RNAcentral holds the sequence, with entries from ENA. Predicted 3D model of a 349-nucleotide RNA (Bacterial RNase P class A) from a Candidatus Bipolaricaulota bacterium. NCBI's taxonomy places the organism under Bacteria, Bacteria candidate phyla, Candidatus Bipolaricaulota. Its Rfam family is "Bacterial RNase P class A". Gene Ontology terms of the family: dimeric ribonuclease P complex, tRNA processing and ribonuclease P activity. It is recorded under the gene name rnpB. The prediction has a mean pLDDT of 76.

RNA sequence: AGAGAGGGCCAGGGAGACGCUGGCCGUUGAGGUGAAUCUCGACGGCUGGAGGAAAGUCCGGACUCCACAGGGCAGACCACUGAGGAAAUCUCAGCGAGGGCGACCUCGGGAAAGUGCCACAGAGAACAGACCGCCGAUGGCUCGGGCCGCGAGUCCGGGAACAGGCAAGGGUGAAACGGCGGUGUAAGAGACCACCAGCGGUUCGGGUGACCGAGCCGGCUCGGCAAACCCUGGUCGGAGCAAGGCCAAAUAGGAAGGCGCUCGAGGGCUGCCCGCCCGAGUCUUCGGGUAGGCCGCAAAGACAGAUGUCUCCCCACGACAGAAUCCGGCUUACCGGCCCUCUCUCGGA
Numbered sequence: 001a002g003a004g005a006g007g008g009c010c011a012g013g014g015a016g017a018c019g020c021u022g023g024c025c026g027u028u029g030a031g032g033u034g035a036a037u038c039u040c041g042a043c044g045g046c047u048g049g050a051g052g053a054a055a056g057u058c059c060g061g062a063c064u065c066c067a068c069a070g071g072g073c074a075g076a077c078c079a080c081u082g083a084g085g086a087a088a089u090c091u092c093a094g095c096g097a098g099g100g101c102g103a104c105c106u107c108g109g110g111a112a113a114g115u116g117c118c119a120c121a122g123a124g125a126a127c128a129g130a131c132c133g134c135c136g137a138u139g140g141c142u143c144g145g146g147c148c149g150c151g152a153g154u155c156c157g158g159g160a161a162c163a164g165g166c167a168a169g170g171g172u173g174a175a176a177c178g179g180c181g182g183u184g185u186a187a188g189a190g191a192c193c194a195c196c197a198g199c200g201g202u203u204c205g206g207g208u209g210a211c212c213g214a215g216c217c218g219g220c221u222c223g224g225c226a227a228a229c230c231c232u233g234g235u236c237g238g239a240g241c242a243a244g245g246c247c248a249a250a251u252a253g254g255a256a257g258g259c260g261c262u263c264g265a266g267g268g269c270u271g272c273c274c275g276c277c278c279g280a281g282u283c284u285u286c287g288g289g290u291a292g293g294c295c296g297c298a299a300a301g302a303c304a305g306a307u308g309u310c311u312c313c314c315c316a317c318g319a320c321a322g323a324a325u326c327c328g329g330c331u332u333a334c335c336g337g338c339c340c341u342c343u344c345u346c347g348g349a
Base pairs, nucleotide, nucleotide: 001345002344003343004342005341006340007339008338009337010336012314013313014312015311016310017309018308020049021048022047023046024045025044026043027042028041029040030039031038051320055331056330058329059328060327061326062325063240064239065238066237075236076235077234078233079232080094081093082092083091084090095108096107097106098105099104109231110230114229115228116225117224118223131170132169133166134165135164138163139162141159142158143157144156145155146154147153178196179195181193182192183191197221199218200217201216202215203214204213205212206211244295245294246293247292254286255285256284257283258282259281266278267277268276269275315318
């Protein structure tokens, strides 16, 4: 210098003007009251006002209401080990497998309980298979020769590749039923043997543990997918802030009580009395619900509704996107910029 890996931070900046919304303080007006608390405004001042994801609503909780004797089925979710954490599809450290030259990244119960699936290509895709290929010992075919002159038979040598044998090599594929060397054979093959890999069992040692290392024995080898069904183990009652709680008008209806129904309650005309008219209901209290209001509700915050606009300057020319009960996570979207640590290659001292 180039190419990368991991982590963290920022998310245009500055000045001015005009606004929006919440809170507090001061002055003041109106309503209301015995007086105040209080309610509704006006003016002024001070002050808080989106994000790393506020998003998706995927996971876990707080909170709230409903349900609940006990147990089960179904269903959903989780799944290596240790620690943290209220919990979690969370975090940290580790273990194993796979990928990368590397920094590092991805994944995590069981495929030797059973069922199912494995596109295309290919002969064959899981108690496999035979396209090319190899062989053709054996049985048959055929040619030549001997016994032997003919026929039959038999023996010897050759040929083709009909039956058949094989799976070493080629080829297909993401994957072809251990690798390599030898024995063996007609050709071959764990058919047999040595070594290696892997699997199962076992012993010893190390580690809290996942697991690791070494030795011995065994059959000679077992494919992949569980984000297919399934199996094993664990967790889970349901609904969600439109949860839910409090206050509570008018009208209608409910309960209790008072007064009254021609011996007139009550109402209208009226400042009052008289008078006139209407007149069978009317008044009070209680309780439930509705409208409405408040709380829940926040160090932004609701009326489900504010957080903005304009001008000037600078630069790297500005992305994704905006709260609605609140937290802890995950995932997704994103113009770009800065910082720290580390890896590989090249060059220089």